Model confidence (mean pLDDT): 77 of 100. Two RNAs folded together computationally: RNase P RNA and transfer RNA, 426 nucleotides in total.
RNA sequence: AGAGUUGAUCGAAGCAGUCGCUGUCACUUAUUGGCAGAGGAAAGUCCGGGCUCCACAGGACAGGGUGCCAGGUAACUCCUGGAGGGCGCGAGUCCAUGGAAAGUGCAACAGAAAAAAUACCGCCUCCCACUGGGGGGUAAGGGUGAAAUGGUGCGGUAAGAGCGCACCGCAGCACUGGCAACAGUUCUGGCAUGGCAAACCCCACCUGGAGCAAGACCAAAUAGGAGAGUGUGCGCAAGCAACAUGUGGUCCACAUGGCUCUCGGGUAGGUCGCAUAAGGUAUUUGGUGACAAAUGCCUCAGAUGAAUGGCUGUUCACGACAGAACCCGGCUUAUUGGUCGACUCUCAAU
RNA sequence: GCUCCCAUCGUCUAGUGGUCCAGGACACCGGCCUCUCACGUCGGUAACAGGGGUUCGAACCCCCUUGGGAGCGCCA
Numbered sequence: 001a002g003a004g005u006u007g008a009u010c011g012a013a014g015c016a017g018u019c020g021c022u023g024u025c026a027c028u029u030a031u032u033g034g035c036a037g038a039g040g041a042a043a044g045u046c047c048g049g050g051c052u053c054c055a056c057a058g059g060a061c062a063g064g065g066u067g068c069c070a071g072g073u074a075a076c077u078c079c080u081g082g083a084g085g086g087c088g089c090g091a092g093u094c095c096a097u098g099g100a101a102a103g104u105g106c107a108a109c110a111g112a113a114a115a116a117a118u119a120c121c122g123c124c125u126c127c128c129a130c131u132g133g134g135g136g137g138u139a140a141g142g143g144u145g146a147a148a149u150g151g152u153g154c155g156g157u158a159a160g161a162g163c164g165c166a167c168c169g170c171a172g173c174a175c176u177g178g179c180a181a182c183a184g185u186u187c188u189g190g191c192a193u194g195g196c197a198a199a200c201c202c203c204a205c206c207u208g209g210a211g212c213a214a215g216a217c218c219a220a221a222u223a224g225g226a227g228a229g230u231g232u233g234c235g236c237a238a239g240c241a242a243c244a245u246g247u248g249g250u251c252c253a254c255a256u257g258g259c260u261c262u263c264g265g266g267u268a269g270g271u272c273g274c275a276u277a278a279g280g281u282a283u284u285u286g287g288u289g290a291c292a293a294a295u296g297c298c299u300c301a302g303a304u305g306a307a308u309g310g311c312u313g314u315u316c317a318c319g320a321c322a323g324a325a326c327c328c329g330g331c332u333u334a335u336u337g338g339u340c341g342a343c344u345c346u347c348a349a350u
Numbered sequence: 351g352c353u354c355c356c357a358u359c360g361u362c363u364a365g366u367g368g369u370c371c372a373g374g375a376c377a378c379c380g381g382c383c384u385c386u387c388a389c390g391u392c393g394g395u396a397a398c399a400g401g402g403g404u405u406c407g408a409a410c411c412c413c414c415u416u417g418g419g420a421g422c423g424c425c426a
């Protein structure tokens, strides 16, 4: 210098003036003034939690989810570190990565044969026969396929074959290192156990349901109308059984009881929930890291037809994706660009 | 705001891992028939919403995105 890998951060472009909008505070009560006012994704609603109600949620089954190991966290399908494998010269990057010797199932077409073992061409041998046919051996070679029953070499043989040997791969025991996943070494074994579990399944772990239109309170209004289901039994009674309902499945358990469903009717107002929180930020300490602890400082949108805008001037790089609605932690997707790092490879010079 | 569902020719649909360069009906286009049109008949064009993954193989299984649709207040 060129080519790349990876991380952080800013971003309604900035500033000034002026007129507005929402919230809040102060004084006043007609008002006036001060302060604050969208995002890194507010999005998709894909995960996880807080919160609220149903029994402060219980048992069994079914169903669902996750899936190398260790850690972090309120929790997770998230994050960090490591192991193994794929890709890349490398920095790096990707992986739903438990079990296929528990069982079931699948593999179209082609091919002799698709997991049961078998043999189309071929090779060797024997017999009949003499351009051929048949029996036996073999799985080295050819052919098919996505996939063909360990690979290479030497020996061996009628031809061949883990039949024997060496190396590689594979399996198992032991030892060493590591918390572990796993790795390494020695020995043994002639190779048994082909693939698919984002097919059923098995194993381990997790999992009750619904969602702020949850839920609590106040106020207003009416046709407490119509239809369907059920409305049972014992007892003087209390009560018991049955039935129904109690936020998606079944049974139990618990609670409530004249209830449930459909149509029709009325009302579409207010207050709370609702922003001090797994909050932010700075420093120190511990840790490889995710993160945790201590101390100091700060309070940072809160609407409910729903605020965050218009105009003027000026500067530049001429402005991307896009707008809160109960709240957080993640993931994913969209995004014109600016700034700041860390690292790798190639070439050149010293 | 929350909770669900769906996506295959222009339209309605079949397909539930392979025999599917996806079948059928209507519509459209062309030929035949007819004096002409219609009907009829023969043939043709035309689709798996987009991207990635699993698998030998994906319209189908899994993930993400895009688009469309439905339901949900309170009172008695």
Base pairs, nucleotide, nucleotide: 001346002345003344004343005342006341007340008339009338010337013315014314015313016312017311018310019309021037022036023035024034025033026032039321043332044331046330047329048328049327050326051211052210053209054208058252059251060250061249063207064206065205066204067203068082069081070080071079072078083097084095085094086093087092098202099201103200104199105196106195120142121141122138123137124136125135126134127133128132150168151167152166153165154164155163169191170189171188172187174185175184176183177182215272216271217270218269225263226262227261228260229259230258232241233240234239243257244256245255246254265425266424267423279298280297281296282295283294284293285292286291316319351422352421353420354419355418356417357416360376361375362374363373368406378394379393380392381391382390399415400414401413402412403411
Rfam match: Bacterial RNase P class A. Its family is annotated with ribonuclease P activity, dimeric ribonuclease P complex and tRNA processing in the Gene Ontology.